Context: one part of a larger RNA
RNA sequence: CCGGGACGCCCCAGUGGGGAGAGAAGACCCUGUGGAGCUUCACUGCAGCCUGGCCUUGGGAUGCAGCUGGGGAUGCAGAGGGUAGGCGGGAGCGAUGUGGUCACCCUCCAGGGGGUGACUGAAGCGACGAUGGAACACCGCCCUUCUCCGGCUGUACCACUAACCGCUCCGGCGGGACAGGGCUAGGUGGGCAGUUUGGCUGGGGUGGUACGCCCCUGCAAAGAUAUCAGGGGCGCCCAAAGGCGGGCUCAGGUGGGACAGAAACCCACCGAGGAGGGCAAGGCCAAAAGCCCGCCUGACUGGAUCCCUAAACGCGUGGGAUCCAGAGGUGAAAGCCGGGCCUAGCGAACACUCGAGCCCUCUCGGUGAGGGCCGGGUACGACAGAAAAGUUACCCCAGGGGUAACGGAGCCGUGGCGGGUGAGAGUCCCCAUCGGCCCCGCCGCUUGCUUCCCCGACGUCGACACUGCCCAUCCUGGGGGUGCAGCAGCCCCCAAGGGUAGGGAUGCUCGCCCAUUAAAGGGGAACGUGAGUUGGGUUCAGAACGUCGCGAGCCAGUUCGGUUUCUACCUGCUGGGGC
Numbered sequence: 001c002c003g004g005g006a007c008g009c010c011c012c013a014g015u016g017g018g019g020a021g022a023g024a025a026g027a028c029c030c031u032g033u034g035g036a037g038c039u040u041c042a043c044u045g046c047a048g049c050c051u052g053g054c055c056u057u058g059g060g061a062u063g064c065a066g067c068u069g070g071g072g073a074u075g076c077a078g079a080g081g082g083u084a085g086g087c088g089g090g091a092g093c094g095a096u097g098u099g100g101u102c103a104c105c106c107u108c109c110a111g112g113g114g115g116u117g118a119c120u121g122a123a124g125c126g127a128c129g130a131u132g133g134a135a136c137a138c139c140g141c142c143c144u145u146c147u148c149c150g151g152c153u154g155u156a157c158c159a160c161u162a163a164c165c166g167c168u169c170c171g172g173c174g175g176g177a178c179a180g181g182g183c184u185a186g187g188u189g190g191g192c193a194g195u196u197u198g199g200c201u202g203g204g205g206u207g208g209u210a211c212g213c214c215c216c217u218g219c220a221a222a223g224a225u226a227u228c229a230g231g232g233g234c235g236c237c238c239a240a241a242g243g244c245g246g247g248c249u250c251a252g253g254u255g256g257g258a259c260a261g262a263a264a265c266c267c268a269c270c271g272a273g274g275a276g277g278g279c280a281a282g283g284c285c286a287a288a289a290g291c292c293c294g295c296c297u298g299a300c301u302g303g304a305u306c307c308c309u310a311a312a313c314g315c316g317u318g319g320g321a322u323c324c325a326g327a328g329g330u331g332a333a334a335g336c337c338g339g340g341c342c343u344a345g346c347g348a349a350c351a352c353u354c355g356a357g358c359c360c361u362c363u364c365g366g367u368g369a370g371g372g373c374c375g376g377g378u379a380c381g382a383c384a385g386a387a388a389a390g391u392u393a394c395c396c397c398a399g400g401g402g403u404a405a406c407g408g409a410g411c412c413g414u415g416g417c418g419g420g421u422g423a424g425a426g427u428c429c430c431c432a433u434c435g436g437c438c439c440c441g442c443c444g445c446u447u448g449c450u451u452c453c454c455c456g457a458c459g460u461c462g463a464c465a466c467u468g469c470c471c472a473u474c475c476u477g478g479g480g481g482u483g484c485a486g487c488a489g490c491c492c493c494c495a496a497g498g499g500u501a502g503g504g505a506u507g508c509u510c511g512c513c514c515a516u517u518a519a520a521g522g523g524g525a526a527c528g529u530g531a532g533u534u535g536g537g538u539u540c541a542g543a544a545c546g547u548c549g550c551g552a553g554c555c556a557g558u559u560c561g562g563u564u565u566c567u568a569c570c571u572g573c574u575g576g577g578g579c
């Protein structure tokens, strides 16, 4: 000096593995006594609509009903001249026509009663005797039933015109007290409005109720003690199953006794409770708390204190105990008795209702209405008690990794792989090969469980393309066993260098199928990999079908459609270059 290499520093181009890269306080999920849209047989209202009443709204006729005024009629048990309503007055009543005849009408117990008209003109009736009651002789008041006339109210209906309404050529015409309007009341009323639509919870929902109580275990020998821990129960019942007093003793067993037997009833003995105590469990109970009988109603009224509910001494309610006063029950008495052997069997305020109670309502008295005090009842079981249904994939907000879906982590029942033992199969023979029951492991590819990390976001299935790794080896390689003659197999040991393909239907992974092949291995890498691609599937908004739902809507049911962002700072890697 030339060529090559190594180390170091730097530059350029490229790539997209990492910076749980950037973007957006996650849209999924849950939570909030947060919101909004929609629905309805959620709750509470409002408009609208229907209907009743009153007003606007008046005159008249008729029917019916009620009330009322007036006239008239009506009233028969039996006795009795006979159709006697009741009471009172009463000695006379009829010429203001009594009685009689004829005609007509009403009524009826069929014998009569009443009325109107014509003719006639005192011939009539009463008092007196029979009757519980005396004369329709006469007068007054009233009852039953009927009829006529009138008034008021209601109702039905008929026509009227003047309110009111419509049309109009402004002359009127049509409708008409209806319609319309106002007030009030009942009904209807997602048309509209305001709201609600609980909690617990090995995410939420579905299920359940562990949401109020009672007993036992858990509970660790004081007390207290959690879980959607285990086993159960209560939301009543009883006028006796309550109070007192007296008497008795049970279950079971042994022996004996006609029918009578394993079990009926009787006797004797044993029998601390093995019975029974209304109902769960625990505790408790034998001259009783059990069984039988007698008398009763203390299953009282008023007051006070304490305890539990509620460990550590806050509180509603409910429950319990003790004492005082009154009046009682029972017992010879001592005594006991304020329900039940005990521990479950329950409910505030408001409202409504009940009460032979007491009190108040503004000057007095009365009536009505209302209120207060005390006590009882009706219920909130989400049980210290709002007045309350759904849906949202059209959705929104605040938050949460306090809480789910993917992934990771932990665990490994499930899954995969292996081992021990060797029942049995293998003609014989456990182990060539297979291996019941039982036992012991490994892995972290399945499925789960936990909810530790991430909800101010770590992009989610599959495909494409690409790169490492593991071995529990599919082929190729080396070896051993064989129930290995050979060929071909089966089993085992070593071995991860290389290889492990093509195609059909399906979004598929997987699996199935076709034809090949030495073989068509199994897995991991955030179910490798979307700042690499795709976007068929899943998983927004549209639409349809089937199921479900009254509906809004909904469905690991289906179907068609559906925006895939990022110019690379650092680092890594690839290629090139300089010192």
Stems, first nucleotide, its partner, number of pairs: 008579008017571003021566002029400004034396002036392004042195005048188009058160001060158001062156012075143001085142005092125002098123001099120009164175004198211001199209002207228001212234006235383001236278001237340002242296007250274001252270006276285002279345001281343003300326009328337003351378005357373005407453002409450003413447001415443006424434002461536001462534003465529002467525001469523003474499003477494006502514003542560004546555001548553001
The part of an RNA shown here (large-subunit ribosomal RNA, domain V) has 579 nucleotides and comes from Candidatus Korarchaeota archaeon NZ13-K. Its Rfam family is "Bacterial large subunit ribosomal RNA". Gene Ontology terms of the family: structural constituent of ribosome and ribosome. Lineage of the source: Archaea > Thermoproteati > Thermoproteota. The RNAcentral record of the full RNA draws on SILVA.